[in-house]
RNA sequence: AACGAACGCUGGCGGCGUGGAUUAGGCAUGCAAGUCGCACGGAACUCGGGAGAUUGCUUGCAAUUCCCGAUGUUUAGUGGCGAAAGGGUGAGUAACACGUGGGUAAUUUGCCUUUUACCUGGGGAUAACCCCGCGAAAGUGGGGCUAAUACCGAAUGUGGUGCUCAAGAGGCAUCUCUUGAGCAUUAAAGGUGGGGAUCCUUCGGGACCUUCCGGUAGAUGAUGAGCCCGCGUCCUAUUAGCUUGUUGGUGAGGUAAAAGCUCACCAAGGCACUGAUGGGUAGCCGACCUGAGAGGGUGACCGGCCACACUGGGACUGAGACACUGCCCAGACUCCUACGGGAGGCUGCAGUCGAGAAUCAUUCGCAAUGGGCGAAAGCCUGACGAUGCGACGCCGCGUGAGCGAUGAAGGCCUUCGGGUUGUAAAGCUCUGUCAAGGGGGAGGAAAUACACAGGCGCUAAUAUCGCCUGUGCUUGACGUUACCCCUAAAGGAAGCCACGGCUAACUCCGUGCCAGCAGCCGCGGUAAUACGGAGGUGGCGAGCGUUGUUCGGAUUUACUGGGCGUAAAGGGCGUCUAGGCGGCUCUGAAAGUCGGAUGUGAAAGCCCUCGGCUCACCCGAGGAAGUGCAUUCGAAACUCUGGGGCUUGAGUAAGGCAGGGGAGAUCGGAAUUCUCGGUGUAGCGGUGGAAUGCGUAGAUAUCGAGAAGAACACCUGCGGCGAAGGCGGAUCUCUGGGCCUUUACUGACGCUGAAGCGCGAAAGCCAGGGUAGCGAACGGGAUUAGAUACCCCGGUAGUCCUGGCCCUAAACGAUGUGCACUGGGUGUAGGAGGUAUUGACCCCUUCUGUGCCGAAGCUAACGCAUUAAGUGCACCGCCUGGGGAGUACGGUCGCAAGGCUGAAACUCAAAGGAAUUGACGGGGGCCCGCACAAGCGGUGGAGCAUGUGGUUUAAUUCGAGGCAACGCGAAGAACCUUACCGGGGUUUGACAUUCAAGGGAAUCCCCCCGAAAAGGGGGAGUGCCUUCGGGAACCCUUGGACAGGUGCUGCAUGGCUGUCGUCAGCUCGUGUCGUGAGAUGUUGGGUUAAGUCCCGCAACGAGCGCAACCCUUGUCGUUAGUUGCCAGCGUUUUUACGCGCACUCUAACGAGACUGCCGGUGUUAAGCCGGAGGAAGGUGGGGAUGACGUCAAGUCCGUAUGGCCCUUAUGUCCCGGGCUACACACGUGCUACAAUGGCCGGUACAGAGAGUAGCCAAACCGUGAGGUCGAGCCAAUCUCAAAAAGCCGGCCCCAGUUCGGAUUGGAGUCUGCAACUCGACUCCAUGAAGUUGGAAUCGCUAGUAAUGGCGUAUCAGCUACGACGCCGUGAAUACGUUCCCGGGCCUUGUACACACCGCCCGUCACAUCACGAAAGUCGACUGUACCCGAAGUCGCUGGUCCAACCCCGCUUCGGCGGGGAGGAAGGUGCCGAAGGUAUGGUUGAUGAUUGGGAUG
Repeated sequence: AACGAACGCUGGCGGCGUGGAUUAGGCAUGCAAGUCGCACGGAACUCGGGAGAUUGCUUGCAAUUCCCGAUGUUUAGUGGCGAAAGGGUGAGUAACACGUGGGUAAUUUGCCUUUUACCUGGGGAUAACCCCGCGAAAGUGGGGCUAAUACCGAAUGUGGUGCUCAAGAGGCAUCUCUUGAGCAUUAAAGGUGGGGAUCCUUCGGGACCUUCCGGUAGAUGAUGAGCCCGCGUCCUAUUAGCUUGUUGGUGAGGUAAAAGCUCACCAAGGCACUGAUGGGUAGCCGACCUGAGAGGGUGACCGGCCACACUGGGACUGAGACACUGCCCAGACUCCUACGGGAGGCUGCAGUCGAGAAUCAUUCGCAAUGGGCGAAAGCCUGACGAUGCGACGCCGCGUGAGCGAUGAAGGCCUUCGGGUUGUAAAGCUCUGUCAAGGGGGAGGAAAUACACAGGCGCUAAUAUCGCCUGUGCUUGACGUUACCCCUAAAGGAAGCCACGGCUAACUCCGUGCCAGCAGCCGCGGUAAUACGGAGGUGGCGAGCGUUGUUCGGAUUUACUGGGCGUAAAGGGCGUCUAGGCGGCUCUGAAAGUCGGAUGUGAAAGCCCUCGGCUCACCCGAGGAAGUGCAUUCGAAACUCUGGGGCUUGAGUAAGGCAGGGGAGAUCGGAAUUCUCGGUGUAGCGGUGGAAUGCGUAGAUAUCGAGAAGAACACCUGCGGCGAAGGCGGAUCUCUGGGCCUUUACUGACGCUGAAGCGCGAAAGCCAGGGUAGCGAACGGGAUUAGAUACCCCGGUAGUCCUGGCCCUAAACGAUGUGCACUGGGUGUAGGAGGUAUUGACCCCUUCUGUGCCGAAGCUAACGCAUUAAGUGCACCGCCUGGGGAGUACGGUCGCAAGGCUGAAACUCAAAGGAAUUGACGGGGGCCCGCACAAGCGGUGGAGCAUGUGGUUUAAUUCGAGGCAACGCGAAGAACCUUACCGGGGUUUGACAUUCAAGGGAAUCCCCCCGAAAAGGGGGAGUGCCUUCGGGAACCCUUGGACAGGUGCUGCAUGGCUGUCGUCAGCUCGUGUCGUGAGAUGUUGGGUUAAGUCCCGCAACGAGCGCAACCCUUGUCGUUAGUUGCCAGCGUUUUUACGCGCACUCUAACGAGACUGCCGGUGUUAAGCCGGAGGAAGGUGGGGAUGACGUCAAGUCCGUAUGGCCCUUAUGUCCCGGGCUACACACGUGCUACAAUGGCCGGUACAGAGAGUAGCCAAACCGUGAGGUCGAGCCAAUCUCAAAAAGCCGGCCCCAGUUCGGAUUGGAGUCUGCAACUCGACUCCAUGAAGUUGGAAUCGCUAGUAAUGGCGUAUCAGCUACGACGCCGUGAAUACGUUCCCGGGCCUUGUACACACCGCCCGUCACAUCACGAAAGUCGACUGUACCCGAAGUCGCUGGUCCAACCCCGCUUCGGCGGGGAGGAAGGUGCCGAAGGUAUGGUUGAUGAUUGGGAUG
């Protein structure tokens, strides 16, 4: 895009089309083929006439009956024509069925056209009708009468046909045609109308003449039909052979006609890989749909052909049939029946049932067109014309138009401002299509016939008849037609689908991997533009979607127009047949090819032009096209073909050469094992380490001799040979191929190659040998969680030989064979030539083979590249998504194993190639880090502290979870905090803003009740501004907006933080390379702590990181000296004070360090090593500083914040409790276990901090915590403040202790409203575990670890042993980078990309699905053989029957009898449908069980 469609939702009108696609299933009912009286005899009716009789009787009328006649009407029968057309359907058919073009010299053709001749004279019957029977019916028998355009002889013979003869013409082989003569044979039917002479007459008329219609025999044309031929016409080879009337001949029969069409005989042919035969499917075509075309699909409607008519068979009639509404037979089915027997055939039009997703009215009319009959009128016509039903399709029209902004209301959204629906509505002004009502009103109708008038023809005729012209009259189913006008009235007339991308169109709500959507990708797990609804928007519109089907896109079967190294795809290799293709030249012919002409290619359709319906759809006219076929005339380049020639392709001969080419025979040495003998002794062997094993019966080792089998070291080489598989000791014999050189010869002999044939590694099989070594299976030992393995010890088939099978491999260059062409470079093997040489090399040229590197070109890339995967030609093989599956079934080969050929159902949306970036690796290289190692001290064991888990609980609030949660948020949980629990209260609220109403200054004090909050009551106070109304601030009460939430979501977020990691990385611009992803830069060589620097480089630069700049500390200087300092001077117990500011110190500014200098090394670089100087040396130490990013890392309970949720509660107030529980487990710490110690006494030296609700001196009291009193200090001034380890002295003497201090009892102190749950501290007493800690594990590289004390924040107090700082004392070790962990760079592999915590394989279990096998079972179709054999044609027979013609006899001339000719019934033979029996084949369904496959 399309459709004979169907389904869902919706549905106003018209026109034109179209409508049983399924059960070729069954059918009730009606209709669908009749007509002609101008072929015929009758009958009935009507009319007229006549006669007698009967009846009624009005006495001449009516009725009935009989006879005759007729212009008539109707018609059962005989007869003629038609019924073979029209209409339906597509079952069958793969075929001369159809299409196209021819042939018929092998034919026929009713009616029709034109034309020739004729139509004489007779005969016998039979329907109808009448009578008698049979039968239920359908129907039928017998007797009697009668007619014809029915039937039958005879005559004539233009003519036809047959034979004979003659002449002519033509062709296509047999032959055909024309003309003439002779012989034989062969026809007919009448009817209607008219007519005047003559004749006849039953007086009606007839003969006769004439018209028209018919008849007969021919010829001719037209039309239709038959037969034959060329070409075209689906799938299947898992159908490869088929055929006996088969193929041909002769003869005969048969037909309208050729022919094995049929028969007899003879011959043995015919068809087939260019696909016979078989199977499946199918009506074919014009055309229709699609497509740029080529093609692909289809065969509805319309048109042509074919086939069929309940199923099967058969003939009859006829011009035509083997006949849709004819006949006979058989069968199935239905109906009637009196059970004897009969009837029927909608695939005609309607209609009905059934099945189905699905397809209409039992309508009107012959008015038109067409058909049949008829002289005609006319009759018939479910053909046809119409109408109806169905949005089934196409086309057209409408459902209104204009104005209309307070942009109304409502809806929806919202950032709350507004936006949108939206000029949309309302409203105002109009219009009138369609529909409704009323009125008018074309065309389809032209005729025929008839009437009248005129003309012409036939004719003897002015009859009749026929023809023509004119006038008149007659005919409409549709139809209430189309169309026009009027009336009223915006009134009656819009939906469907979509809105994540493809693909035009977005928001809200609901839902929460549910419900659902989905064409593909994919949406949905609490903010869904994807589900459902709504609003809005987009698209189409009386439709819109969905489903199905076809083509397109799909160059995705590739003719146009594809491929095969790695994506699917080169046969394992050769040889050869058919086939395909084929060198140069001359010539003939013209099959292919090209051109012209002619015929045909029906109509319709498509296309163009013009025209008719208002337009369009539709219809009409004309043209073009129809790419085809046939005939004919030409051309001769190319191809084919006939003939002649040539040598370059190919081959042969000659001379050489190399070689693991093949087959057979013979020979050889090394090694291994075994046997024998000697020597010799305890082990050997084997492995990562062992063990099994062998060995004192003497192994291994070693020497000698012997035996056996197999394989041939070195040479050996990307070297050689072969078609491939493959081939390796030597010699001989036989044998294939190749290469080089040169001439001679043949003269296209060539290339490829479906089938076929042959070869074909290893393993395997059969038979017979052989068997040293090795060695599947197997045994044993190890390894291991296991180890049916890898390792070890043994070991059978096998490996070897002969003969025969098998026929597969990653049979690979994953690259078919042949030929030609297209830059090079460099090896190597064989040959030839040249130069040079005495000669051989070297070198140069060339041919053949075999490698590597590379240009153009090709390729998706990788790569290939004269050995092509480049450019061409020829031929073969093969491919068409993955899986199922190289499976099943079938066939074929094989002894078997199995090979070859080779599907489908079902299932997935991928499978795959090459390359890229990452990540990863029990890959590689380089390098870092307290990473290991080397050390020191810990943790893990104990007690306690603290955090966590778990458990418990009314609650034990919440968060944090490997590193990177766990002395973490918390730098302070008794109340508060507090978020949790219980109870008691409260509802504009504890807190903010604001509005309204009422009251009151605010504020303060007291009492009652209560656990408190709350509640109730009382009192004090009454201020500021004022326009005197009130107002401002504040408070109380009530109401409304709103507050509030530590409620949820850290996976909606901001911000902040942790971590990799202070690791050295992460990127960009431009350029370049690549189809691209991307690469380059950033890689490489050095170097560094560093992507730090240097060098090199298709890169050149730059940014964020590194480093530096900042702070602190270490040295010095300058400035400045108070609260700091005191060398000197004075006073003096003392810096207590004065002078002083040198020193220390303080705190501001500077200096200093930069690989700067020297030496070595390095590439003359960067740098590294050493040295000098220096307080400090190679970033001096420490800190702050954290790139791009990762972990949906952490935090909604710090704060902020979207969304959701609660709103007399999830808010808020209060009291009490809980966060402090305790069988247990873990983390982090403290104190210890002691003598490097504990205790007692004495004594020395810090730094950094803090302090007014504070630090608190001195003095006094207390054993002490502390208390009392109180100086000083807002602090370089005063205070905390004692530093401690240390040092000196003493005691303890290795013990559960003078270690250790838990726990518990008692007594206190302090803070605080309050220490019960639940504080710290003090004193006295008590004195637990613990004697250095399993597996494992942590920190630290120097002022570090270890160890000692001091300070601060939080804070009323404190569970601080924590955290953050400060100073004192002050080590040990690092060989080194193999290993563990983490990281950086380069490289490699990858089937990973959520990235190895990845991916992924197989069994088993369960469920579902499709398929194979299976003892069988049941169908369908079909072959063969035989039996039976209907109807019927043909043949034979025909004793029975028969009017016509012939003969004979008789005759009353009417006829009768007999015979013959000719026919018929009957019988019979061949064939023969259905049926039966037997046995095969193909195919389908099903089957206990079984097999694999797919999905979850």
Small-subunit ribosomal RNA from an uncultured bacterium, 1496 nucleotides, folded computationally. Its Rfam family is "Bacterial small subunit ribosomal RNA".